This is a predicted structure of a 91-nucleotide RNA (TPP riboswitch aptamer (THI element)) from Lactobacillus pasteurii DSM 23907 = CRBIP 24.76. Its mean pLDDT, the model's own confidence on a scale to 100, is 78. RNAcentral records the identical sequence in 2 taxa. Taxonomically the source falls in Lactobacillus pasteurii (Bacteria, Bacilli, Lactobacillales, Lactobacillus).
RNA sequence: AUAAGUCACUAGGGGUGCUGUAAAAAGCUGAGAAAUACCCUCGAACCUGAACAAGAUAAUCCUUGCGUAAGGAAAGUGCUGGCAUUUUUAA
Numbered sequence: 001a002u003a004a005g006u007c008a009c010u011a012g013g014g015g016u017g018c019u020g021u022a023a024a025a026a027g028c029u030g031a032g033a034a035a036u037a038c039c040c041u042c043g044a045a046c047c048u049g050a051a052c053a054a055g056a057u058a059a060u061c062c063u064u065g066c067g068u069a070a071g072g073a074a075a076g077u078g079c080u081g082g083c084a085u086u087u088u089u090a091a
Base pairs, nucleotide, nucleotide: 001085005080007078008077009076010075011041012040013039014038016035017028018027019026046072047071048069052065053064054063055062
């Protein structure tokens, strides 16, 4: 000098189910169930598989599996940082 990573800013990606009602209100889980909010941006945010499987529940991606899936999926800058490596100096 410098990586990964954290954070910030800007830009972008995503989901909005179940019960209930004439429609609401209200209730359940959750970060978030249309909030200018929440989450995520190289990766379990989210989608596909899926009208999936097992277990629960009033019911539902509610939980777990599926998923070290030869599937998809949206980035730049800056501060900080200082692994390995390189250079210089000293011993």